[in-house]
Notes
The prediction has a mean pLDDT of 82. A computed fold for a 114-nucleotide RNA from an Ignavibacteriota bacterium, annotated as SAM riboswitch aptamer (S box leader). Taxonomically the source falls in Ignavibacteriota (Bacteria, Pseudomonadati).
């Protein structure tokens, strides 16, 4: 980097450096930001995907535990993945919009494979 798969409305901040843009890309919207954002580093924290451990079922492989326990490997710590964009359905208005539900696409993260 590509493929497969699971999850994505919960949760968690301070300090230092630094400097003008930033919220993945494009468009629209809405936000954050010189009262210093985004980013990087340190510390602290959140979570529990992988991992470890324990119990139960089933019987060696697996499944589950009303928040089982821990926190070693990742990850994360503004806003739903900030929202919308494409498709289907429903409803209200009207010939293009508004609201709702589901799905797709894209993205992020984990795990596995190449």
């Nucleotide at each position: 980097a590509u493929c497969u798969u699971a999850u994505u409305a919960a949760g968690a901040a301070c300090g230092g450096c630094g400097a003008a843009g930033g919220g993945a890309a494009c468009a629209g919207g809405c936000c954050c930001a010189u009262a210093g954002a985004u980013g990087c580093c340190g510390u602290a924290g959140c979570a529990a995907c992988c991992g470890a451990u324990u119990c139960c079922g089933g019987a060696u492989u697996c499944g589950g535990g009303a928040u089982g326990u821990c926190a070693g490997g990742u990850g994360c710590u503004a806003a739903a993945u900030c929202c919308u964009g494409c498709c289907u359905c429903c409803g209200g208005a009207u010939a293009u919009u508004c609201g709702g539900a589901g799905g797709a696409a894209a993205a992020a993260u984990g795990a596995g494979a190449u």